[in-house]
């Protein structure tokens, strides 16, 4: 160089056949319990859904280019 997956919270991911509020675990922070720490409970802050363009009333979701990680193949 070609193909084809992948990108969403600090970490790992889910969201999908485009619309109700963007979410779970785990971490972080508070509080409860404990002589005290963990662990178990209870809340809570956290996100320009890689980046610009398009389609559309409406895009995390389709299209396109670009970046960037894997894999496979020459």
């Nucleotide at each position: 160089g070609g193909c084809a997956g992948c990108g969403u919270a600090g970490c790992u991911c889910a969201g999908c056949u485009g619309g109700u509020u963007a979410g779970a675990g785990c971490a972080c922070c508070g509080g409860a319990c404990u002589c005290a720490u963990a662990a178990c409970c209870c809340g809570g802050g956290g996100g320009u859904c890689g980046g610009c363009g398009g389609u559309u009333c409406a895009a995390u979701u389709c299209c396109g280019c670009c970046c960037g990680c894997u894999g496979c193949u020459a």